This is a predicted structure of a 101-nucleotide RNA (Bacterial small signal recognition particle RNA). Rfam family: Bacterial small signal recognition particle RNA. Its family is annotated with SRP-dependent cotranslational protein targeting to membrane, signal sequence recognition and signal recognition particle, plasma membrane targeting in the Gene Ontology.
RNA sequence: GACUGGGUCCCGUGCGGCGUCAUGCUGUGAAUCUUGUCAGGGCCGGAAGGCAGCAGCAAUAAGCGGAUGUUGACGCGCGCCGCGGGAGUCGCCUGGUUUGA
Numbered sequence: 001g002a003c004u005g006g007g008u009c010c011c012g013u014g015c016g017g018c019g020u021c022a023u024g025c026u027g028u029g030a031a032u033c034u035u036g037u038c039a040g041g042g043c044c045g046g047a048a049g050g051c052a053g054c055a056g057c058a059a060u061a062a063g064c065g066g067a068u069g070u071u072g073a074c075g076c077g078c079g080c081c082g083c084g085g086g087a088g089u090c091g092c093c094u095g096g097u098u099u100g101a
Base pairs, nucleotide, nucleotide: 001098002097003096004095005094006093007092008091009086010085011084012083013082014081015079016078017076018075019074020073021072022071025066026065027064028063034059035058036057037056042051043050044049
């Protein structure tokens, strides 16, 4: 110097990262209009015993929070990441073959 593969560009996609929402987990959470248990007291009963049930206690709903967070959906000026396709071979980066000084 010549030939050539790949990257740099575009599209799709996988994986990862991040975010939002839902869901799961978890905390809190009801004067009464939730649930359970129901001291005292009340009611029924001749009695044995039974019934409803306030406070308290426990649990839970909506709601409001939490995280080193399950699963899903959607998204992204994200990735020295992967795969498939397209474009291109002007330039740049990188590999190979070959020729000459």